[in-house]
This is a predicted structure of a 374-nucleotide RNA (Bacterial RNase P class A) from a Bacteroidota bacterium. It matches the Rfam family "Bacterial RNase P class A". It is annotated as a ribozyme. Gene Ontology terms of the family: tRNA processing, dimeric ribonuclease P complex and ribonuclease P activity. The coordinates come from a structure-prediction model, not an experiment, and the mean pLDDT is 75. The gene name in the source record is rnpB. Taxonomically the source falls in Bacteroidota (Bacteria, Pseudomonadati). The sequence is in RNAcentral, with records from ENA.
RNA sequence: CAACUGCACCGGACAACCGCGGGUGCAAGCGCCGAAAGGCCGCGUCCGAGGAAAGUCCGAGCUCCGCAGGGCAGGGUGCUGGGUAAUACCCAGCGGGGGCGACCCCAGGGAAAGUGCCACAGAAAAGGAAACGCCGUCUGCGCUCAGCGCAGGGCAAAGCUGAAAAGGUGCGGUAAGAGCGCACCAGCGGCCUGGCAACCGGCCGGCUCGGCAAACCCCACCCGGAGCAAGACCGAAUAGGAGGGAGACAGGGCGGCCCGUCCUUCCCUCGGGUUGGUUGCUGGAGGCGCCGGGCGACCGGCGUCCUAGAGAGAUGGUUGUCGUCCGCCGGAUUUCGGCGGAAACAGAACUCGGCUUAGAGGUGCAGUUGUCAU
Repeated sequence: CAACUGCACCGGACAACCGCGGGUGCAAGCGCCGAAAGGCCGCGUCCGAGGAAAGUCCGAGCUCCGCAGGGCAGGGUGCUGGGUAAUACCCAGCGGGGGCGACCCCAGGGAAAGUGCCACAGAAAAGGAAACGCCGUCUGCGCUCAGCGCAGGGCAAAGCUGAAAAGGUGCGGUAAGAGCGCACCAGCGGCCUGGCAACCGGCCGGCUCGGCAAACCCCACCCGGAGCAAGACCGAAUAGGAGGGAGACAGGGCGGCCCGUCCUUCCCUCGGGUUGGUUGCUGGAGGCGCCGGGCGACCGGCGUCCUAGAGAGAUGGUUGUCGUCCGCCGGAUUUCGGCGGAAACAGAACUCGGCUUAGAGGUGCAGUUGUCAU
């Protein structure tokens, strides 16, 4: 210098003017709006989007409803150890895969409990194979007898198919073959050793068992539901409801008629709900700094800071200066000046911890591979 890898970070800065949302202090008019509850209006001061506020995919807090306990169904998670309020997240490892490497990726329990599936091709897609083939040892028959042919038979090495072929490679062995024998390797089982464990290493054994569980299933563990439009409080007109009272007269329903009873009328009391208003609402598993523990995620102690809370939904606009990047021009080629242009993704709505996705441009630290120079 080039190409990369991991981790962390920034997401333009300052000023002026205009405007918006909120907190707080002072000051208010017998002010305004409203039926009420309640809200609004002035001045000062302070604060006012993000790394993802997003998707709403996980896990929690909080709220209401439900709930003796156990089980079934259903859903989720799935190597080991740890972190955490908790997780499907994070850290450190193990195993497997990829990369020359720094490093990256993996839903990574069980296929010897059972069922099922494995397209096409192929002999065969699995308690177990031969319709392509190989052999001519053995038996029988035939032939012109060393030998050849056919049938029975033996075989699965080679060839063929496939994503995958009944352990792999090699030597021996054989008629041809075969863990049939042997060596190494893989797998399985047992023992020993190291490790908390996943697992690693060594020795021995019989020789050998296909893959798929993000197919059903089995095993282990976890899981009640709905969500701030949760929920709480205040509270109209009017309508309806419950209770009590007034009912002289009248009308209607039940009834053939009377009695009775109900409704129509008025008054009082009560509680519930709708429009609406207030609250929940932002100080919290909080941020930053230092010290200590831990490989790390993280934990502990001390100090310090307060940092949005709307309800049609504020956080904006204009101008100037500076900075970054790009292009052009000129002095002149690391620099300087002028002109023009660009600056993303996106925007809180109960609050946190994660994950995922989007993203112009830029910075720092650590490291890898290569080239050149010394």